[in-house]
This is a predicted structure of an 84-nucleotide RNA (Glycine riboswitch aptamer) from a Rhodocyclaceae bacterium. Its Rfam family is "Glycine riboswitch aptamer". About the family: This family represents the bacterial glycine riboswitch.
RNA sequence: GACCAACCUGCGGGAGAGUGCUGAUCACAGCCGCCGAAGGCGCAACCCCCGGAACCGCUCAGGCAAACGGACCGCAGGACGAAA
Numbered sequence: 001g002a003c004c005a006a007c008c009u010g011c012g013g014g015a016g017a018g019u020g021c022u023g024a025u026c027a028c029a030g031c032c033g034c035c036g037a038a039g040g041c042g043c044a045a046c047c048c049c050c051g052g053a054a055c056c057g058c059u060c061a062g063g064c065a066a067a068c069g070g071a072c073c074g075c076a077g078g079a080c081g082a083a084a
Base pairs, nucleotide, nucleotide: 004081007078008077009076010075011074012073013072018032020031021030022029023028033064034063035062039060040058041057042056046052047051
C1' cells in the first nucleotide's frame, strides 16, 4: 500500500400471485385458491469432498389493492483483508 474479493451505509431500479366470499373496528379476522426474489429447510451441478452449495425444489415463515418489505443489479462513500 491502489485495483480487486467480501462487509456496511446512502440513493435508484426491482418480479410473481384473489383486496375471492363472509363478518367487521379501513386494510383486520376466518375459509378457500394462489405466489416466491426476505428468512428457513432439502438436494443437484460443482468444489477444498469433514462438509459447503443455487435464481432448482418445499412453502414453515412471508406475501397476493396501496404502503412496507423484496433476492439481485447499478452508482457513490466507508472501514477491513491479502497482494502488486